[in-house]
RNA sequence: GGGCGGUUAGCUCAGUUGGGAGAGCAACUGGCUUACAUCCAGUAGGUCGGCGGUUCGAGUCCGUCACCGCCCA
Numbered sequence: 001g002g003g004c005g006g007u008u009a010g011c012u013c014a015g016u017u018g019g020g021a022g023a024g025c026a027a028c029u030g031g032c033u034u035a036c037a038u039c040c041a042g043u044a045g046g047u048c049g050g051c052g053g054u055u056c057g058a059g060u061c062c063g064u065c066a067c068c069g070c071c072c073a
Stems, first nucleotide, its partner, number of pairs: 001072007010025004019056001027043005049065005
């Protein structure tokens, strides 16, 4: 330098007709317990990597840049 894959909650990851942003774990609150853990119920937590474009509407489509991984040179 080229090709491919990836970037979504604190962590690991889903998200296909383009229209609701989600799960598990973690955190917090309450219940249970002598207490802790487990368990049960609930709450909070997001510029969907940045910028631009298409569209009535973009996590999803297009361009570009950045970063991570693999392969080739």

This is a predicted structure of a 73-nucleotide RNA (transfer RNA) from a Rhodospirillales bacterium. Its Rfam family is "tRNA". It is annotated as a transfer RNA. Its family is annotated with triplet codon-amino acid adaptor activity in the Gene Ontology. It was read from a public genome assembly.